[in-house]
Parts: sequence; C1' cells; structure tokens
RNA sequence: GCCCGCGUAGCUCAGCGGUAGAGCAACCGCCUUGUAAGCGGUAGGUCGGGAGUUCAAUCCUCCCCGCGGGCU
Repeated sequence: GCCCGCGUAGCUCAGCGGUAGAGCAACCGCCUUGUAAGCGGUAGGUCGGGAGUUCAAUCCUCCCCGCGGGCU
C1' cells in the first nucleotide's frame, strides 16, 4: 500500500430501513438473625465522526478515525 471483519449502556453482545434491547454490573425494595444467592423494580445510549440517498438511517452509499486479521 491492497483486501476482509468489527466499533451500539460501565462490560459482553443482539437488533440489518419504520418505538434502541438482553444478560451481567450499578441503585432501590422484598426475602434472611445477618451476608451471599433468589425475586421484583429503577436508572443508564450524540448507535466511532462527517457527508449523501430516503417521507424516514444503528441499518444503504462515500470519506475519515480506531481495533483485529490476511496479502505483498
């Protein structure tokens, strides 16, 4: 330099045009003599950045940034 994949909640990941979700973690409550476990609830997101297409973009296109892998 070229090719491929990935970037979404604190962490691990779903969601592939039409309301952004789960598990764990956090916080509150129930339970317990107490703690852990268990159960219920709450909060938490400029969807890496910019532009374009579209009535509508996390999703499609282009450029850039970061991470990983491959080729020379």